[in-house]
RNA sequence: UGAGUCCGCCGGACAGUCGCUGUUCCACAUUUGUGGAAGGGAGGAAAGUCCGGGCUCCACAGGGUAAGGUGCCAGAUAACGUCUGGGCGGCGUGAGUCGACGGAAAGUGCAGCAGAGAGUAGACCGCCUAAGCAUCGCAAGAUGACGGUAAGGGUGAAAGGGUGCGGUAAGAGCGCACCGCGUGGGUGGCAACAUUCCACGGCAUGGUAAACCCCACUGGGAGCAAGACCAAAUAGGGAUCCGCUAGGUGUGACCCGCACUGGAUCCGGGUAGGUUGCUGGAGGUGCAUAGCGAUGUGCACCCUAGAUGAAUGGCUGUCUAUUACAGAACCCGGCUUAUAGGCGGACUCAGGUU
Numbered sequence: 001u002g003a004g005u006c007c008g009c010c011g012g013a014c015a016g017u018c019g020c021u022g023u024u025c026c027a028c029a030u031u032u033g034u035g036g037a038a039g040g041g042a043g044g045a046a047a048g049u050c051c052g053g054g055c056u057c058c059a060c061a062g063g064g065u066a067a068g069g070u071g072c073c074a075g076a077u078a079a080c081g082u083c084u085g086g087g088c089g090g091c092g093u094g095a096g097u098c099g100a101c102g103g104a105a106a107g108u109g110c111a112g113c114a115g116a117g118a119g120u121a122g123a124c125c126g127c128c129u130a131a132g133c134a135u136c137g138c139a140a141g142a143u144g145a146c147g148g149u150a151a152g153g154g155u156g157a158a159a160g161g162g163u164g165c166g167g168u169a170a171g172a173g174c175g176c177a178c179c180g181c182g183u184g185g186g187u188g189g190c191a192a193c194a195u196u197c198c199a200c201g202g203c204a205u206g207g208u209a210a211a212c213c214c215c216a217c218u219g220g221g222a223g224c225a226a227g228a229c230c231a232a233a234u235a236g237g238g239a240u241c242c243g244c245u246a247g248g249u250g251u252g253a254c255c256c257g258c259a260c261u262g263g264a265u266c267c268g269g270g271u272a273g274g275u276u277g278c279u280g281g282a283g284g285u286g287c288a289u290a291g292c293g294a295u296g297u298g299c300a301c302c303c304u305a306g307a308u309g310a311a312u313g314g315c316u317g318u319c320u321a322u323u324a325c326a327g328a329a330c331c332c333g334g335c336u337u338a339u340a341g342g343c344g345g346a347c348u349c350a351g352g353u354u
Stems, first nucleotide, its partner, number of pairs: 001350010012319007020041002023038006043325001047336002050334005055223004062256004068218004072086005087101001088099004102214002107212002109208002124153002126149003133144004161179006180203001181201005186195003227276004237267006247261004283302008
């Protein structure tokens, strides 16, 4: 100087003026108010609705099984499929990044073509003919059948461990050495795991579980349109079926338990108005402290939108990037996706110079 990896922050600010909306106070009004003053008013993703919860109700509601979910180890957290650290594996020169990461000796299934044979899986081309059998030959030997073999070649993505020596008729873990594999130990680590350590064994024969399956953990529902209160209105309406201690009903399925004693379907009518839930929280910031870290603890300070056909806008001036993605609707912790431009930090690689 260039290229890259990871993390953090901003994503408009200040002033004036007019307008919208919450809260507090004051005055007036009597009631969905009016006026004045003070102080506030969309996001890093508010998006997706993919996970987890808080809260409310069923309901004063238990146990089990299954469906479903997760899947290396140890931690963090209210919890999670999230996050942190580590292990193993893939990618990358590297900083880093990704992982649907338990089990194939419980069982079942699946894998085109080629090839002799693709998993209690083989004899196409070859090699041998030792021992015997038949024929020819004086003999040596030759041929054939029976038989042996899986070391060599070929097919394939993959072919009954690899290299070497011995042995054999020719071969083969047939035997041996080393490597590989399996089992049991030692050492380090909380563990996953690692191991250039030891012993035994000629040794199971592959892949696939994002196939069924097995194993471990987990494993009520519905949802703020939940729910609570007030006011008003109507038709305390009608019909049909089942049932009356048998059964039936009770916010996912099945069983047991518990509670209650009627249940189901259709037609028709009224109201859909107001208040609340609704924002002080598993809250934020700073400092200290424990920890590799996620995070925890202590002290201090702060209050940061609550609309309801849906509020935050218009104009002017200065700075400037606003011309990106884009607007809360009960709230919070995550993940994923979109993002013009700007700022900062740490680390890696390449080239050059000193």